[in-house]
Background: Small-subunit ribosomal RNA, 5' domain from Pseudomonas aeruginosa, 524 nucleotides, folded computationally. The RNAcentral record of the full RNA draws on ENA and SILVA.

Context: one part of a larger RNA
RNA sequence: GAUGAAGGCGGCAGGCAUACCUCACACAUGCAAAUCGAGCGGAGGGAAGAGAGUGUUCUCCUGUAGUCAGCGGCGGACGGGUGAGUUAUGUAUAGGGAUCUGCCUGAUAGUGGGGGAUAACGUCCGGAAACGGGCGCUAAUACCGCAUAAGUCCUGAGGGAGAAAGCGGGGGAUUUUCGGACCUCGCGCUAUCAGAUGAGCCUAUGUUGGAUUAGCUAGUUGGUGGGGUAAAGGCUUACCAAGGCGACGAUCCGUAACUGGUUUGAGAGGAUGAUCAGUCACACUGGAAAUGAGACACGGUCCAGACUCCUACGGGAGGCAGCAGUGGGGAAUAUUGGACAAUGGGCGAAAGCCUGAUCCAGCCAUGCCGCGUGUGUGAAGAAGGUCUUUGGGUUGUAAAGCACUUUAAGUUGGGAGGAAGGGCAGUAAGUUAAUACCGUGAUGUUUUGACGUUACCAACAGAAUAAGCACCGGCUAACUUCGUGCCAGCAGCCGCGGUAAUACGAAGGGUGCAAGCGUUAAUU
Repeated sequence: GAUGAAGGCGGCAGGCAUACCUCACACAUGCAAAUCGAGCGGAGGGAAGAGAGUGUUCUCCUGUAGUCAGCGGCGGACGGGUGAGUUAUGUAUAGGGAUCUGCCUGAUAGUGGGGGAUAACGUCCGGAAACGGGCGCUAAUACCGCAUAAGUCCUGAGGGAGAAAGCGGGGGAUUUUCGGACCUCGCGCUAUCAGAUGAGCCUAUGUUGGAUUAGCUAGUUGGUGGGGUAAAGGCUUACCAAGGCGACGAUCCGUAACUGGUUUGAGAGGAUGAUCAGUCACACUGGAAAUGAGACACGGUCCAGACUCCUACGGGAGGCAGCAGUGGGGAAUAUUGGACAAUGGGCGAAAGCCUGAUCCAGCCAUGCCGCGUGUGUGAAGAAGGUCUUUGGGUUGUAAAGCACUUUAAGUUGGGAGGAAGGGCAGUAAGUUAAUACCGUGAUGUUUUGACGUUACCAACAGAAUAAGCACCGGCUAACUUCGUGCCAGCAGCCGCGGUAAUACGAAGGGUGCAAGCGUUAAUU
């Protein structure tokens, strides 16, 4: 000098940051991933309307908005946490070629015609529960064939293989079984190419200590055939060869996530890797795959284990290294807060819903920064304290007194910006057969703020509400008196103390910093 600090004394308000470094210990409770009815069939509900019976009005039928469990789609692989493992399947930098890529962008070609199921539901049954079974019914953008194939894939170059799904808005003719067909717009779906983004793989170099670790290796090193992967490859397997690494430190042991950075230093270098950003790994411990564009998946599944809980003893349930919070450990580290207003993310055509990401607030001087605790005047150099050579010195313009000011705190009132968007109405040019619809632009109108009693501004009253800590022998700025008497004690080093101690303790005075000051710790 610096710190994610701790503990001592003391503490007025604010801004911006930071906050379990220890037990990757165990966790009560709440929340942290949902969404889409414009994919689907239902359930219940009932505004409004129509009809029938009835004539208080109720019942039946059609049925908007909105709600719900289920099927289906997309998202739960992001975001958030932690650093246990890992010395290289990691990371940093620079390259490489044998790959995949949902959503997004551009382009091309299509989107025809069928089928069989199944949950929900109904019914019966089993179970304490978790949940499960039988039978029956039904839909789809769920599932499966058929047709077609521009481009795609395979090929023995003759040929062969492989796709799709609909939904919503509007409508002039024509047609109609009055549902539609048809046309059009939008969103989808299928195939292929290209891009973008993201990801997988390979190579080189750098990347901690130990030689009181010197040899290590059998899928080991290479080849051929088979298999496998999105993809190169001993990735895997059969056979063949006997290779491969190593004092330029292999192997083994210990320690450790890596980097941009941070800190110190003139630099070289040293130490470090909190917050923020990039990468990796992990998710009670160990193992495994399925789904999927993407996982071998923190809040998914299966198996085993330890632990905790429920049980009708037959069997089940759970995983805070998400945000709060609890116990424990520790020198030590915060609220079981508010809001989706903004930014971003997921779903949705949209309105919107969800979001402990995030934005805010609360707590702690933990750090940094700025501000205040008054200003001017005031010599009778007051009183008191203290020292004294008893003359006086000093505290000290300090106080009092007089004259002012009102920052901050307080009270009252006003009051931006963070708001971009969204809804509604009519309108212009697009689109189109269309003055529908739809999206876009401009106009008008309406509406959206957790923070928040916001920032800021004005007024009011009154010096009013606000200073401590360490040190004073030398290093090192700052000295006297009393007490003590090698005692009590101090101390970073040298060293002080045994009767006049500027070094111990107290007082007066002084010096240095200041809402802090000094101490300790590890580091430069």
The organism belongs to Pseudomonas, within Bacteria.